[in-house]
RNA sequence: UUGAACGCUGGCGGUAUGCUUAACACAUGCAAGUCGAGCGGAAACGAUGAUAGCUUGCUAUCAGGCGUCGAGCGGCGGACGGGGGAGUAACGCGUAGGAAUCUACCCAGUAGUGGGGGAUAGCCCGGGGAAACCCGGAUUAAUACCGCAUACGCUCUGUUCGGGAAAGCGGGGGAUCUUCGGACCUCGCGCUAUCGGAUGAGCCUGCGUAGGAUUAGCUGGUUGGUGAGGUAAUGGCUCACCAAGGCGACGAUCCAUAGCUGGUCUGAGAGGAUGAUCAGCCACACCGGGACUGAGACACGGCCCGGACUCCUACGGGAGGCAGCAGUGGGGAAUAUUGCGCAAUGGGCGAAAGCCUGACGCAGCCAUGCCGCGUGUGUGAAGAAGGCCUUAGGGUUGUAAAGCACUUUCAAUUGGGAGGAAAAGCUAACGGCUAAUACCCGUUAGCCUUGACGUUACCUUUAGAAGAAGCACCGGCUAACUCCGUGCCAGCAGCCGCGGUAAUACGGAGGGUGCAAGCGUUAAUCGGAAUUACUGGGCGUAAAGCGCGCGUAGGCGGCUUUUUAAGUCGGAUGUGAAAGCCCCGGGCUCAACCUGGGAACUGCCCCCGAUACUGGAAGGCUAGAGUGCGAGAGAGGGAGGUAGAAUUCCAUGUGUAGCGGUGAAAUGCGUAGAUAUGUGGAGGAAUACCAGUGGCGAAGGGCGGCCUGCUGGUCAAAUUCUGACGGUGAGGUGCGAAAGCGUGGGGAGCAACCAGGAUUAGAUACCCUGGUAGUCCACGCCGUAAACGAUGUCUAUUAGCCGUUGGGUCAAUUCAGAGCUUAGUGGCGCAGCUAACGCGAUAAGUUGACCGCCUGGGGAGUACGGUCGCAAGAUUAAAACUCAAAGGAAUUGACGGGGGCCCGCACAAGCGGUGGAGCAUGUGGUUUAAUUCGAUGCAACGCGAAGAACCUUACCAGGCCUUGACAUCCUCGGAACUUUCUAGAGAUAGAUUGGUGCCUUAGGGAACCGAGUGACAGGUGCUGCAUGGCUGUCGUCAGCUCGUGUCGUGAGAUGUUGGGUUAAGUCCCGUAACGAGCGCAACCCUUGUCCUUAGUUGCCAGCACGUAAUGGUGGGAACUCUAAGGAGACUGCCGGUGACAAACCGGAGGAAGGUGGGGACGACGUCAAGUCAUCAUGGCCCUUAUGGCCUGGGCUACACACGUGCUACAAUGGCCGGUACAGAGGGUUGCAACCCCGCGAGGGUGAGCCAAUCCCACAAAACGUUUCGUAGUCCGGAUCGGAGUCUGCAACUCGACUCCGUGAAGUCGGAAUCGCUAGUAAUCGCGGAUCAGAACGCCGCGGUGAAUACGUUCCCGGGCCUUGUACACACCGCCCGUCAC
Repeated sequence: UUGAACGCUGGCGGUAUGCUUAACACAUGCAAGUCGAGCGGAAACGAUGAUAGCUUGCUAUCAGGCGUCGAGCGGCGGACGGGGGAGUAACGCGUAGGAAUCUACCCAGUAGUGGGGGAUAGCCCGGGGAAACCCGGAUUAAUACCGCAUACGCUCUGUUCGGGAAAGCGGGGGAUCUUCGGACCUCGCGCUAUCGGAUGAGCCUGCGUAGGAUUAGCUGGUUGGUGAGGUAAUGGCUCACCAAGGCGACGAUCCAUAGCUGGUCUGAGAGGAUGAUCAGCCACACCGGGACUGAGACACGGCCCGGACUCCUACGGGAGGCAGCAGUGGGGAAUAUUGCGCAAUGGGCGAAAGCCUGACGCAGCCAUGCCGCGUGUGUGAAGAAGGCCUUAGGGUUGUAAAGCACUUUCAAUUGGGAGGAAAAGCUAACGGCUAAUACCCGUUAGCCUUGACGUUACCUUUAGAAGAAGCACCGGCUAACUCCGUGCCAGCAGCCGCGGUAAUACGGAGGGUGCAAGCGUUAAUCGGAAUUACUGGGCGUAAAGCGCGCGUAGGCGGCUUUUUAAGUCGGAUGUGAAAGCCCCGGGCUCAACCUGGGAACUGCCCCCGAUACUGGAAGGCUAGAGUGCGAGAGAGGGAGGUAGAAUUCCAUGUGUAGCGGUGAAAUGCGUAGAUAUGUGGAGGAAUACCAGUGGCGAAGGGCGGCCUGCUGGUCAAAUUCUGACGGUGAGGUGCGAAAGCGUGGGGAGCAACCAGGAUUAGAUACCCUGGUAGUCCACGCCGUAAACGAUGUCUAUUAGCCGUUGGGUCAAUUCAGAGCUUAGUGGCGCAGCUAACGCGAUAAGUUGACCGCCUGGGGAGUACGGUCGCAAGAUUAAAACUCAAAGGAAUUGACGGGGGCCCGCACAAGCGGUGGAGCAUGUGGUUUAAUUCGAUGCAACGCGAAGAACCUUACCAGGCCUUGACAUCCUCGGAACUUUCUAGAGAUAGAUUGGUGCCUUAGGGAACCGAGUGACAGGUGCUGCAUGGCUGUCGUCAGCUCGUGUCGUGAGAUGUUGGGUUAAGUCCCGUAACGAGCGCAACCCUUGUCCUUAGUUGCCAGCACGUAAUGGUGGGAACUCUAAGGAGACUGCCGGUGACAAACCGGAGGAAGGUGGGGACGACGUCAAGUCAUCAUGGCCCUUAUGGCCUGGGCUACACACGUGCUACAAUGGCCGGUACAGAGGGUUGCAACCCCGCGAGGGUGAGCCAAUCCCACAAAACGUUUCGUAGUCCGGAUCGGAGUCUGCAACUCGACUCCGUGAAGUCGGAAUCGCUAGUAAUCGCGGAUCAGAACGCCGCGGUGAAUACGUUCCCGGGCCUUGUACACACCGCCCGUCAC
C1' cells in the first nucleotide's frame, strides 16, 4: 500500500468501490426498436354518426369517414451503446511516420428528379403437421423490383467511340385548365449523379514491448521476378511460369506464460511490481467453421453447417445460448436488489408530438476503502467506597467517580423548505423564403406546464447527559510492570528466544502504552537490500580467474592535417487524447469529493545551426608493433649413436652354515652348497659428483651422462627498413602430469591387485617375504589434477636496500672489485591497498582495454536431456526438499599419544606396608515396622559422630495432648511451692497435707502457677540449583590484576615477553613502557646456643647437721630447670665463576649457614564442590499434625562387595623372673597413696592434693639370665562354654574388663596399590578430649633409631614460552559411518 479475507467490536454522515475463483451451467422478467408524412390495408381499442333488438342504456350490425393500429410489404437502425479477457509474444499494443483506399447519416458546391413495365407479401380459398412451420391456387399496392430516355461532372480506353441514374410524400395557394381525382405554381422533406470537406474505418513502415539455448538451425507459396485473377485498396492475398532464394548467435524455429496502454502502488532517484474501478485500442460472444445482407459485420440478444449440453415431442421432428441488468445453482477465504425512473445526460427512429433505451440517473445491501463528526464540558480531596499492590507506614486506580454548575453537535421529535428545469407547446411581434399578408424556419416577449431521487439538502421546534467504545500490545527490536496460577506441563513465538517452583515472555487480574468506529491477524507488492550493484558490488585465503596458448566475429585503440556531420550539443515547429500526478484558484460549513486554468508528460518525427571529442573519408609521421645485419647464454623440442657405475640373472672358481629381515619375529633362500668373494657373459632402466630460492619453456608435467646433425623461442648493443600493421578475444582450434584404454614390442629394478608371515579384540592397513598389470618404446585415444602464485592477458605510472643469472657500457690494460644500464629470478621494506593475514616496480598500489567467473549452506558439480569417448568417464547443468546458518581472518583460553625450559616422594634408588587370614570400624547392597539423615573419583567410606543400652534420636509400633514442651500480648483466678495415697508401661488422672510470701505513694506493681479466647507458637518438613556464614580442592602452586601511556578498525596486546638467576613474577640486566595492588618473602609462635633478672613447690657445687637410705634439714643462688627480657645469622667476611650485575660454588669463624628445623598464615579464581541436620535466612508446605509428651523397639540386622585399621603368621622371636632411663598431660560430681582382702578384674579403708608440693604413674622397647629349636609349635589368638568384677533406674536385644577351659584362620599374601628424604621411615610405650560406663579410632608426648636419591627417558600433577585446532559445557570436547529402537 490493497477490488482483500478472517477474529473481536460497532453511533452518524459524505464519497468511492464491490465474483480477483468456474470464458462453469442457467429458471424467470426485462436489456432494440421506430416510421401510417413510403404502401396495400383494418385484427384489437376508442370517439362520432346511422340501423336493428329491446330489460332506455346495454347488445349486435354498418360507415377506414375519424383517433389510431395487430400482422404484412418497404425505409432507417439492430456493426452503436453494454459485457467479460478465453485466445494472442503479434504491426496485437505504444509512439512517430507513410500511400495504393472506402466512408450511410452530416456540411458545402454543381447538375438533375422525364416516360413506361411486370411481379409479390398481406388478405381470401384449399391442403399437410403434435408443434415449429410448410405447400398449392386466385387477386393486389408502393419511396419494393426492372427496363427506355437524358449525362456537366463520373468511369473505361486506342482518348474517336463505349458504359451507367432517379421516387416520390406532405403543407399552402392568386390567375389558367380540368375527367373535379388533379394538373400548374410554391415551400419543406426525400431521391439520383458527381466534386470537396468532416467523421469513422482498412492497409504499410522505423523504433519499443516478458521467460527458456537442457529449443540451433528454420522455411516449399517458402524468397524474389513476369503475367493474370481477386480486393474499397498495396501485396504470394491467390494462381501459372521462371530463378533459388529468405530468416538466424544483434537469438530464427520451438516450448511455456501473458490482452496492450494512459496509468496504479512503492522508491530520494534510477528502478521494481502491477494493468480492479475510469479512459483509448485489440480480440471474443456455448465450442469450431462458413458465408449472406449491408456504407460498415464474417455480426453478443442475425443466418447456415458440424460438436457438446439443456428443454419440448404424438418419436416423425423441433427449440435454445446472461462474458447485457437483476437473479439461481456450483466453485470459493470471499464480493450486493429478480428495486424506481426515463425527471436529467446521451443514443435509435420519426417532419414532429412521441415511442424505445437494466446506457444512464437514482435508491437498497456491505465499516470494503478514504474523509469528516460525535459518544459530553467546567468544577470537584473526605484524595470516598471497591479493586490491585505493599517494606503494613502506605501507594495506585484518581479529578477518575459521586456531588454541584453548564452545553445540546449527531441521532429522536415538530413545522417549514431550495437547487437539479432547460426545452417542447400556445399566443403576439419582427426577420427570412415566396407572386403571397398561406405554409415553413429563426429571434424576442408573455402564458402554460414536465422531478425517479423525495418524508431530499438545508433551516427550525421540543426534551434531556440523555441513545452512542472498542481492539491490540506491555522480554529486546518497540511506547508500555506488578501480583497470582502453572511448573519443559499447559502454552507463546515476526527474529532472538520464553516455560524444568520466586516467569515483567504461558493463562488470569490490577495498572499502563498505542490506535480508535475501528483494532488486530493472514495473504500479497515495493522499500529498507549497495542482497543482481546503470546510478551502485565483487573474484590470493570468505562464492568467484577457463590448465595454457593461437586466433574468428565483436567491443577497444598512438601523433598530426583536411573534410564530413552519423553519435554529441544548442534553437525551433508538430505531436505526446482526456482523466490522473503537481501548482494556483473556485464549489459543497471543513475535508474526502467535484470543478476552471497552468505546468508537466523526462519520448518521437521533421527543420536550422555548432564541430571540441568519438565515428566515416583522404593524406602525412615514428615513440606502439614488426623486420634485416653481426654476436651471446641455456637440462627448450624432436632424431640417431655411444659411455661408465650400480641392481638382477646365467656360467664358473674359492669357501661353509647360515643368509635375509624386524621394534621383536616369522614367511622366504640355503648342505641338491646359499649369503660372502673372484672371473666371464646377458639384459633392461636410469644418468652420482658438477647442482645453485641457477638456467630453458606459453603452461602442464615438465626438461639433467657424452657426441652428431635438424629445429623453436629469447636477450643485449649499434643501426636498416615497413608505417598503427596493435592489445583482448564469445564460439573455434592446438598443446596438456599421473592414472587409465586399444594394437604391437620390451621387461633389470620398482610395484596397485593378489599370496604368505607378523601386529592386533579384529587388521581386507601401517611392517616383512614374494609378486602380476603397470612403469619403458612405437602408433592412437582419454582431456582431467591442490593443472596453485589457490593471484586472466596487455599498457602506463609510483621511495629505497640486499642477493643471484645472462648481456652491454665506463675507468687504464689484465685479474679482483666498484659505478651505470638492460632482460630475468629471489629476500626485506616506504607510501598506498586490504576484513585481517598480508601484498608492496614480478602489486593484492594508482589508471585504461578486453575476456572469463560469483550471488547463503546442504541437496550437487548430482538427476534428466544434449555433445564427446572403445570404455572408464568428461563437459554443459537443474529442481523438489531441508537448515538458520555455512564460511574467512584474527583474539583470548583450553586441549594435543606437538616442541623447548623447569619443579614436586612424580618416577627412579631404598625402607616399611595395603591387597591373602581373624577381628574392629565405616560404606554399598540386601533385609526390616524402622534399620533416621547427610557425605559419593582424587577432594565420600575409624567422615558429621571428641564416644546410639534409656536419654541422645531426628526413625518405627502403640498410648496420649491441641494456644500447645518454649516466646509476647489480653481476661479471670490463685502466692510460689510442698507431703502422702491409688490406678496405669508411662505420659497422665484422681484424692490429699502443709503453706498465705516480696515492694508500695496503699490506687497498685514484680516474679510464679492454673484456666480461657485469639493473634500466634512449633517443624532435624522441601529447595545448598534462591542464599549468608563456614569449609574442602587445585595449591604454599607462583601466579592474578590495575592506572596512565603506546599499538591495533576491533576482540585485545604491551607491561607480565627476552638474557641470566631463584624455593619464589626472588633479584639483576635489557626493553614502549612507567608505576602500583593482591599473592612470595619478612614481621608472629615453637625449637636449637649464650647472657641478664628472679629463685618456690624446682636445684644441691662448695660448707655444716642427720639417716639404713633419700635436698631429709640448716644454708646456698654456682649448675640443671622454670619464665620474663635480651644477644645471635646478614651471603656480613675470604677465594673462585659470572656481564665490573643479580646470583652460584668452596672456605673461615660459629651452637646454628645460606628460608637453620617445625607451625600458624592459602592471591584472582575453578568445581551451580559440601553443608537449609551447627547457626542464620527468602520462598513453598503441615497446623487435633509433618507440632508436643511417653513406653518399647530400631540406628548394633547379614548371603555378599569395598575402604581404613588392629593382631598375627614367629627365633632381630615367644615365655619366666631380674635391672635402668622419659616427655607431655589430667585431677574436687575428681585423682586417690599406704595398709587389708581377692589368682585377677576389683573391693574395703581413706593419708595427701584445688597441684613444679599429693595422686593417676611400675613407662615400654632396651640391658643382662633362663627356656623353647622350626613345629600350625611354649607361634597366633578368633570363636565357644563356665564363673565373676565395675558403671548405671536398667547391661536380653546391646557395654567394658577379669579368671578357668576351648584353641579357628593364618607359614609373609595374585593383578594391583600406599606412605616416607632425618631425629624422618620403622619400632616402643605414655597421656588427653569425649565420657556414668564403653577405643584397635582421633589428638598429643617422648624412647630407640635407619637405608637411599645415578638421574629427569618414562608414569602422574603443576608453572612459563611457543605451535596446531573444525574445541569454548573448552578432549569426559567435537564429530563420521553402519546397525537397532
Overview: Small-subunit ribosomal RNA from an uncultured prokaryote, 1381 nucleotides, folded computationally. Rfam family: Bacterial small subunit ribosomal RNA. Its mean pLDDT, the model's own confidence on a scale to 100, is 84.